[in-house]
RNA sequence: AUUCCCGGCAGAGGUUGCGGCGAGCAUGAGUAGCCGGAUGCAAGACCGGCCGUCCGGGCAUCCGGUGAAAGGAUUUGACCCGCCGAAAUCACGGUGAGCGGCGGUUGCUUGCCUGGUUGGUGAAUCCGGCUAAAUCCGGUUCACUGUCGCGUUGAGGACGGCCAAUCCCAGCGCGGAGCGCUCCGAGAAC
Numbered sequence: 001a002u003u004c005c006c007g008g009c010a011g012a013g014g015u016u017g018c019g020g021c022g023a024g025c026a027u028g029a030g031u032a033g034c035c036g037g038a039u040g041c042a043a044g045a046c047c048g049g050c051c052g053u054c055c056g057g058g059c060a061u062c063c064g065g066u067g068a069a070a071g072g073a074u075u076u077g078a079c080c081c082g083c084c085g086a087a088a089u090c091a092c093g094g095u096g097a098g099c100g101g102c103g104g105u106u107g108c109u110u111g112c113c114u115g116g117u118u119g120g121u122g123a124a125u126c127c128g129g130c131u132a133a134a135u136c137c138g139g140u141u142c143a144c145u146g147u148c149g150c151g152u153u154g155a156g157g158a159c160g161g162c163c164a165a166u167c168c169c170a171g172c173g174c175g176g177a178g179c180g181c182u183c184c185g186a187g188a189a190c
């Protein structure tokens, strides 16, 4: 020098890296709800995720008046906060909570754990899922980008008496994946 293993509160990818919080704005929507009127239905039909039971409410359509909110998206921020599996997503997996009470179910929402997948970002008159919709998610395709490996080219630099080889730097081509890459340290092999 090289290889393996362990540790690190050591780092890099991007000015469109990831997520959170706050503020603004549009959408949600002239929707839900409420009030008035008309018509029809109801005495246990219908509604409160599904089944049983209890409890509560009358219900549906149309017309007129009044009229929201949540979630999601987008813009922005005192260098706002936390970071680099950041984070996202999947599962007939495990576990907790909520949806009028009780029991069941696990339908929906959500937190945690385990395991798997994705290096990152953008785009598409694409396909599928969610949604009011845009969006978001997954897949496919294309492009850009970082990293390592292999090959190749080269002014030059390091090493060498010189050349070659090797290393550094830059370009090009191909390929892999974050269980990665760079750096520092301990140990082992040689």
Stems, first nucleotide, its partner, number of pairs: 002189003006185003010182002014084001017083004021077004033066009046057003049105006087118005093113007119145006126139004147176008156168003
The RNA shown here (Lysine riboswitch aptamer) has 190 nucleotides and comes from an Acidobacteriota bacterium. Of the family's consensus pairs, 92% are formed in the model. Model confidence (mean pLDDT): 75 of 100. It was read from a public genome assembly, where an Rfam model found it.